[in-house]
This is a predicted structure of a 72-nucleotide RNA (transfer RNA) from Candidatus Criblamydia sequanensis CRIB-18. Lineage of the source: Bacteria > Chlamydiia > Parachlamydiales > Candidatus Criblamydiaceae > Candidatus Criblamydia sequanensis. The prediction has a mean pLDDT of 82. The sequence is in RNAcentral, with records from ENA and Rfam.
RNA sequence: UCCGGAAUAGCUCAGCGGUAGAGCAGUAGACUGUUAAUCUAUUGGUCGCAGGUUCGAAUCCUGCUUCCGGAG
Numbered sequence: 001u002c003c004g005g006a007a008u009a010g011c012u013c014a015g016c017g018g019u020a021g022a023g024c025a026g027u028a029g030a031c032u033g034u035u036a037a038u039c040u041a042u043u044g045g046u047c048g049c050a051g052g053u054u055c056g057a058a059u060c061c062u063g064c065u066u067c068c069g070g071a072g
């Protein structure tokens, strides 16, 4: 320098253009001699950044940033 992949909740990851989700973690409660485990409820998001397309974009297109892999 070129090619490909990834970036979404504190963490690991889903999410076929139409209200952003799960598990774990956190908080509150139930249960219990206590803790742990279990159960219930619940908090938490400018979807990496900037543009474009569209009635509507996490999703499609362009550029950039960071990380991973490959070619030379």
Base pairs, nucleotide, nucleotide: 001071002070003069004068005067006066007065010024011023012022013021018055026042027041028040029039030038048064049063050062051061052060